[in-house]
RNA sequence: ACGCCAUUGGUGAAACGGUUAUCAUGCUUGCCUUCCAAGCAAGCGGCGCCGGUUCGACUCCGGCAUGGCGUA
Numbered sequence: 001a002c003g004c005c006a007u008u009g010g011u012g013a014a015a016c017g018g019u020u021a022u023c024a025u026g027c028u029u030g031c032c033u034u035c036c037a038a039g040c041a042a043g044c045g046g047c048g049c050c051g052g053u054u055c056g057a058c059u060c061c062g063g064c065a066u067g068g069c070g071u072a
């Protein structure tokens, strides 16, 4: 330099173009307990950035950024 893959809560993962983006874990509060842990309940927290396509985009397309792999 070129090619390929990936990017979603703090972390790890889902989500064939259409309802409120789901789950686990985490954190907070409460219940329970003599206390802690475990358990139960409620809550908090996310689509990398900029454009395009579309009636509608986490999803499709382009560019950029970051990370990984490969070729030279």
Stems, first nucleotide, its partner, number of pairs: 001071007010025004018055001026044006048064005